[in-house]
A computed fold for a 551-nucleotide part of an RNA from an uncultured bacterium, annotated as small-subunit ribosomal RNA, 5' domain.
Context: one part of a larger RNA
RNA sequence: AACGAACGCUGGUGGCGUGCUUUAUACAUGCAAGUCGAGCGGAGAUUAGCUCUUUUUCAGAUAACCUUCGGGUUAUCUUGAAUUUGAGUCAAUCUUAGCGGCGAACGGGUGAGUAACACGUGGGUAAUCUACCCUUGAGACCGAGAUAACAUCUCGAAAGGGGUGCUAAUAGCGGAUAAUGUUAGUAAGCUAAUGCUUACUAACCAAAGUUGAUUUUUAAUCUUCGCUCAGGGACGAGCCCGCGUCCUAUUAGCUAGUUGGUGAGGUAAAGGCUCACCAAGGCUACGAUGGGUAGCCGGCCUGAGAGGGUGUUCGGCCACACUGGGACUGAGGUACGGCCCAGACUCCUACGGGAGGCAGCAGUAGGGAAUCUUCCGCAAUGGGCGAAAGCCUGACGGAGCGACGCCACGUGGACGAAGAAGGCUUUCGAGUUGUAAAGUCCUGUCAGGAGGGACGAUGUCCGCUUUUGGCGGAUGACGGUACCUUCAGAGGAAGCUCCGGCCAACUACGUGCCAGCAGCCGCGGUAAUACGUAGGGAGCGAGCGUUGUUC
Numbered sequence: 001a002a003c004g005a006a007c008g009c010u011g012g013u014g015g016c017g018u019g020c021u022u023u024a025u026a027c028a029u030g031c032a033a034g035u036c037g038a039g040c041g042g043a044g045a046u047u048a049g050c051u052c053u054u055u056u057u058c059a060g061a062u063a064a065c066c067u068u069c070g071g072g073u074u075a076u077c078u079u080g081a082a083u084u085u086g087a088g089u090c091a092a093u094c095u096u097a098g099c100g101g102c103g104a105a106c107g108g109g110u111g112a113g114u115a116a117c118a119c120g121u122g123g124g125u126a127a128u129c130u131a132c133c134c135u136u137g138a139g140a141c142c143g144a145g146a147u148a149a150c151a152u153c154u155c156g157a158a159a160g161g162g163g164u165g166c167u168a169a170u171a172g173c174g175g176a177u178a179a180u181g182u183u184a185g186u187a188a189g190c191u192a193a194u195g196c197u198u199a200c201u202a203a204c205c206a207a208a209g210u211u212g213a214u215u216u217u218u219a220a221u222c223u224u225c226g227c228u229c230a231g232g233g234a235c236g237a238g239c240c241c242g243c244g245u246c247c248u249a250u251u252a253g254c255u256a257g258u259u260g261g262u263g264a265g266g267u268a269a270a271g272g273c274u275c276a277c278c279a280a281g282g283c284u285a286c287g288a289u290g291g292g293u294a295g296c297c298g299g300c301c302u303g304a305g306a307g308g309g310u311g312u313u314c315g316g317c318c319a320c321a322c323u324g325g326g327a328c329u330g331a332g333g334u335a336c337g338g339c340c341c342a343g344a345c346u347c348c349u350a351c352g353g354g355a356g357g358c359a360g361c362a363g364u365a366g367g368g369a370a371u372c373u374u375c376c377g378c379a380a381u382g383g384g385c386g387a388a389a390g391c392c393u394g395a396c397g398g399a400g401c402g403a404c405g406c407c408a409c410g411u412g413g414a415c416g417a418a419g420a421a422g423g424c425u426u427u428c429g430a431g432u433u434g435u436a437a438a439g440u441c442c443u444g445u446c447a448g449g450a451g452g453g454a455c456g457a458u459g460u461c462c463g464c465u466u467u468u469g470g471c472g473g474a475u476g477a478c479g480g481u482a483c484c485u486u487c488a489g490a491g492g493a494a495g496c497u498c499c500g501g502c503c504a505a506c507u508a509c510g511u512g513c514c515a516g517c518a519g520c521c522g523c524g525g526u527a528a529u530a531c532g533u534a535g536g537g538a539g540c541g542a543g544c545g546u547u548g549u550u551c
Base pairs, nucleotide, nucleotide: 001550002549003548005547006546007545008544009543012409013408014407015406016405017404018402019401020367025365026364027363029362030361031360034102035101036100039099040098042096043095044094045093046092047091049089050088051087052086056082057081058080059079060077061076062075063074064073065072066071109320110319111318118245119244120243121242122241123240124239125238128237129236133233134232135231136230137229138228139227141175142174143173150165151164152163153162154161155160181204182203183202184201185200186199187198188197189196190195209225212222213221214220215219246292247291248290253283254282255281258280259279260278261277262276263275264274265273295317296316297315298314299310300309301308302307322343323342324341325340326339345356346355347354348353373399375398376397377396381395382393383392384391385390412442413441414440415439422433423432424431425430446492448487449486450485451484452483456478459475460474461473462472463471464470465469495540496539497538498537499536500521501520502519506535507534508533509532510531516523517522
């Protein structure tokens, strides 16, 4: 000087940072990855129309009865209107359990393992792949069979299954078409070479529709977003190589797929990556092999530098996801919130069997000297899906807690001598605390009260329109926050350590090698500036000291 610090005493405000270094210990609860109805068939809801049915009323017609001849009452109806019940059908809108697509390999966490091509740096890939995106060329024709949902039967306590029947697709399958693609062949050129490039030939390989509008409506055209093959780009990734990267020789020899070759298999791809055969090699005192420790780096701390220490936050890379193993899907994983097997542990159970994985955000227990809210919001930025509206997002933006750190500000200013009182000391004269206080005159930061009140939105979305635009409307978690104005009043805001030397700062009393102090030297045994207290003083100051660690 520094710190992800801790401990003691003390503690006013704000900004920006930062906060389980220990048990990669175990986890209650909630949330952290969904989205698309403009791919599909259902199911449900609402609204409107139509048909049937039903209730009631009115009108009309017919019949009977009564009549004061005006009409009235009752019954009936293939009549009309209104109303109403239930059902069906069709249309529109909405919702979504299922099929399907994309995403879930990102984002977020942790540092266990790893001394390694893990990382850093510089190269190579004529040995490779790359969804979405950009760009270029060509295409999208004809058919077929299922299955979930659903219905029904059934097993089970549950989790979850089984049988039968029905149906759709941008789901799946068959055929057609086919080059600049793939494979093979031929020729030429190039390379150290397996090979590469160009030209020609042969064989092989694809697809899916949907929305809206219009019309000439069994359909066609245009349009939105998609689909297929191929070339290029971008982004991302795989693999290989040179160099560098801790301690230990009280670890000296290690190695049989081991080292190399031929051939084959495998992979997107070179390769003992795997296998068969052959050869007997390969590494090592320039430290192999073994053991210990450790994620690596940009950086950070220190230092004049060289160097030493370190790897928290932020950024890049790697590894891991209860422990161990395995593959599936996919452009991409051997996949934290996917699957299977085994194990330990926890939970449910009808004892037959099931469920689970916070090293995501909060939070709990435990451990520990020690480390936070079960908060608000998707307004911004970014991400996923979607044509879009939008939905999701504990990423993120914010707020909360902690003097944990850094920075800034305040706790007042000026005048004020009867040098007051009190305290302490005293040679009893006085000295000191001390302009300090009181008192007088001011100021108004911060905190507090009142009023106004953002930027972050020049964005995004919606509507209208005369559409490179204009007008109008909606949209902020933080937040009634920052900031501005104003009110009152010195009012609400100072401690900590030290005073023998190093080292700035001295006296009195108490104690009497006791009690105690102490970083080193050392103090204390009756006048202790070194112990304890007081007064005074010194240093720093919302902090001050102590401990630990590094230089």